Context: one part of a larger RNA
RNA sequence: UCCGGCGAGUUAUUUUAACGAGUAAGUUUAACCUUGAUAUUAACGUGUCGGGGGUAGGCGCAGGGAAACCAAGUCUGAAUAAGGCGUUUAACUCGUUAUAAUAGACCCGAAGCCAAGUGAUCUAUCCUUGGUCAAGUUGAACCCUGAUUAAUCUUGGGGGAAGGACUGAACCAAUUGGUGUUGCAAAACCACUGGAUGAACUGAGGAUAGGGGUGAAAGGUCAAUCUAACUUGGUGAUAGCUGGUUCUCCCCGAAAUAGCUUUGGGGCUAGUCUGGAGAUUUAAACAUAAGGGGUAGAGCACUGGAUAAUGUAGGGUCCGUAACCCGGAUUCCGAAUUUAACCAAACUCCGAAUACUUAUGUGAAUAUCUCUGGAAUCAGUGCGUGAGGGAUAAGCUUCACGCGCAAAAGGGGAACAGCCCAGAUUACCGAUUAAGGUCCCUAAAUUGUGAUUAAGUGUGAAAGGACGUGAUAUUGCUUAGACAGCUAGGAGGUUGGCUUAGAAGCAGCCAUCCUUUAAAGAGUGCGUAACAGCUCACUAGUCAAGCGAUUUUGCGCUAAAGAUUUCCGGGGCUAAAUCACAUACCGAAGUCGUAACAUUUUCGAUGUUAAUCGAAAUUGGGUAGGGGAGCGUUCCUACGAGAAUGAAGGUGUAUCGUAAGAAACACUGGACUUGUAGGAAGUGAGGAUGUCGGA
Repeated sequence: UCCGGCGAGUUAUUUUAACGAGUAAGUUUAACCUUGAUAUUAACGUGUCGGGGGUAGGCGCAGGGAAACCAAGUCUGAAUAAGGCGUUUAACUCGUUAUAAUAGACCCGAAGCCAAGUGAUCUAUCCUUGGUCAAGUUGAACCCUGAUUAAUCUUGGGGGAAGGACUGAACCAAUUGGUGUUGCAAAACCACUGGAUGAACUGAGGAUAGGGGUGAAAGGUCAAUCUAACUUGGUGAUAGCUGGUUCUCCCCGAAAUAGCUUUGGGGCUAGUCUGGAGAUUUAAACAUAAGGGGUAGAGCACUGGAUAAUGUAGGGUCCGUAACCCGGAUUCCGAAUUUAACCAAACUCCGAAUACUUAUGUGAAUAUCUCUGGAAUCAGUGCGUGAGGGAUAAGCUUCACGCGCAAAAGGGGAACAGCCCAGAUUACCGAUUAAGGUCCCUAAAUUGUGAUUAAGUGUGAAAGGACGUGAUAUUGCUUAGACAGCUAGGAGGUUGGCUUAGAAGCAGCCAUCCUUUAAAGAGUGCGUAACAGCUCACUAGUCAAGCGAUUUUGCGCUAAAGAUUUCCGGGGCUAAAUCACAUACCGAAGUCGUAACAUUUUCGAUGUUAAUCGAAAUUGGGUAGGGGAGCGUUCCUACGAGAAUGAAGGUGUAUCGUAAGAAACACUGGACUUGUAGGAAGUGAGGAUGUCGGA
C1' cells in the first nucleotide's frame, strides 16, 4: 500500500410538541394477588407475551393573596373608586416520532490530578567484609659521621624512606578529531588525551523510596523512564480542540450580520432557512398623486481659508525749523473698506437625480402576518459604485448600495471560484438565438461600402521631443513673378566714438547717422594677434506656380535596458489591423418543438375515508440545514411456500425498477431457505496517521 472482517446519535427516566388509539368532567393504575400460553429446568422456580383483580398515588375539573383567608372572584386599598391576576371550560392515559434535561450520552484522542502498592541486580550516598595498583624518578623528617665554632649557626658524606610528589603499564576516566548514524553498538570503534599510594579503584553482602531518597549541586540520579519513577485503580477524568460518522429518491433551502458575553476560531437572543396550524388580501414591481430632506452640484449671503489691485487710517524714510509741537513730500510697507478672481467633511443665499414615507389603481407570488416543532449560520470573498484609513499603494484595510462566487453546471474570456452571456428534471443525428466570433488550427464572410495606419502599430507604459501622415480653421506672400535653387552685386564717409599692446562690422562700453544706389546693418555667423578672407540680411537677373506661419484634431514615430522561447493562444496577417455603416452566418445544458417522469394547485369522474383515473396550469441547480417517501440486513409472531428431481453461499448474463435494489436461467456448491402481513434492532462502510488478520 492493497484485500477481507469489525468500527460511531444508543438505553433509562423525565419535559415539550406533533401524530395515532382508548375513555371523557373525568382519566389512570403502582407495588402486589391471580390466571392462560410459551421458553428453560430433574424439580422448585425464573424469564417473555397476554387476561382478570388491586383506588395507595398522580394529572385534570378554580382562582386570588406573602399568609390568615375568601371564592367566580380575589388582592392592593378607607373605598361600592381605580387597577393587577382570574372567570367564557377539555382533559387524562398509552404508543410512535422529534427535541431538550440528567446520566460516559455519536465514536476515537491528551498532557495531567488523586489513592494504594512495586522497585537501589542500573545509578547516588553510606555501612560491613575482602581484593588490586608492572617498572622507573625524586629523595622530607630522623639517625650516623667529617669540617668549622667557645658552643650554636653553617656546611660535606653516608644511611633513611616521606608525599591527596613525578614519568608510565594494568586499572579507572573521557580531552580533541575522525569513522559510525536502517551502526558491531538505543552511546560503539580508531588515534590523541587525564588520573594511576589515593578525597584511588574494585568483588560480595546490606541500608536509604516517590513531594520521598541520594546528590563535592548538573535538576544530576533512583532499572534505556525523572522540573516528581513504575504498576494498578478512581476512569469511559476532562477536551469551547482536530479527525471520523456507513443505503436511495423527491420538495424547499440559508448564514458568514446586530446586541450581550474573562468574549473574540465558543456561546445566548434577534436576523436569514424549513415543517405544521390559522388569519389576512395583499408582496415585489409599475403608473399617478402628495410629502419631508440638505447629499451630488453650485455658490460666497454667514463661518473660516486664500491671491491680486487700489491705496485710506497707521507705520517707515526724506524735507522745512536751532529744536519740540506742527506742516509738507513719497515709484516704500500697509489694516478695515472697496474691486476682481478663488477654496471648504465638521461653511450655505441655493439645490437636484435617486432613495424613503403615505394614498389610489394595476399586480396571485410557494405573498404577508400570528402561534408552534426543527435547524444551520456568527473566519466570508471578488467585481462595480459612493466614502474613511493608507501614499486618491496593495490580490491592503473598514463601512454603505448592488451583483456574483460561496451553495452554480453550460457558452465566451488561450488556460483562469468572484469578469461577460446564461440559471442544468430526463431523452432527441430537431429549430433558433445571447455573449463572443466567421484565413488555418476551429463551427461560421478570405462579405460589401467609405476612410485611416506602414509602425507588424495592432500584439504592454508617462512626461517630454520631432518638416511622419490624414482632416479642420485662421492668416501672410504670389504672373506687377512668390518659395527653393543658380548667376551677379552686397558699396562710400569709416579703422564711427570710447577702451585697449591691438579692437579695422564681428573682446567689451556708448551711439547707431549721412551719402551713392536696383540693393547693401556703423553689421547674422565663421575667421585674424590685429587686418585680410568666407558668409548672411538686402537687391537684380534667370526659372515658372504655388509657397510660408499658426490653431484644433485622427492614426502613427520616439522616449522603451534583464535574466527559459512570450505579453497576438499558435500559424501567420498589410488586412486576417483601426474607425464608421450594412447584410448574412456560426455560436450555450438559454429559448422554441416533440415525448416522458415528478412537485404544487385547481377542476371532473369513481369511491364510506384513504385513494385511483383523466384534464389544465405551475414548479423541478444546490452546500449547511428542515421536511416527505422508500430499498435492503439480522431476529421474532401469524398464515404460507420451496428443498438431495439439489437449500444457503459463489460465478456469469443482452431482464425489470427513477434509485436503494429485485427476479429468471446456466454452472458451481452440498443442507437448509424464506414469500405476505406485522413487530424488535448490536440495521447499511472508502475514509477516523481507525482496529484485527492476510498478501

RNAcentral holds the full RNA, with entries from ENA and SILVA. Large-subunit ribosomal RNA, domain II from Elusimicrobia bacterium RIFOXYA2_FULL_39_19, 695 nucleotides, folded computationally. Its mean pLDDT, the model's own confidence on a scale to 100, is 84. NCBI's taxonomy places the organism under Bacteria, Pseudomonadati, Elusimicrobiota.